A computed fold for a 72-nucleotide RNA from Phaeocystis globosa, annotated as transfer RNA. The prediction has a mean pLDDT of 81. The RNAcentral record of the sequence draws on ENA. Taxonomically the source falls in Phaeocystis (Eukaryota, Haptophyta, Phaeocystales, Phaeocystaceae). It matches the Rfam family "tRNA". The family's RNA type in Rfam is transfer RNA.
[in-house]
RNA sequence: GGGGAUGUUUCUCAAAGGUUGAGUGUUUGCUUUGCAAGCAAAAGGUUAUUGGUUCGAAUCCAAUCAUUUCCA
Numbered sequence: 001g002g003g004g005a006u007g008u009u010u011c012u013c014a015a016a017g018g019u020u021g022a023g024u025g026u027u028u029g030c031u032u033u034g035c036a037a038g039c040a041a042a043a044g045g046u047u048a049u050u051g052g053u054u055c056g057a058a059u060c061c062a063a064u065c066a067u068u069u070c071c072a
Base pairs, nucleotide, nucleotide: 001071002070003069004068005067006066007065011023012022013021018055026042027041028040029039030038048064049063050062051061052060
């Protein structure tokens, strides 16, 4: 320098154009002499960024950025 893959809550991952969700973690409450476990509830998302297509985009298209991989 050229090609490919990935980017979604703290972390690990779903969502195949129509309400962004699960586990885990965090906070609060109940239970216990206390801890752990358990139960209930809550908070937390500009879906990497910008633009385009569409009635409607996490999803389709383009560019950029980051990470990773292959070739030279």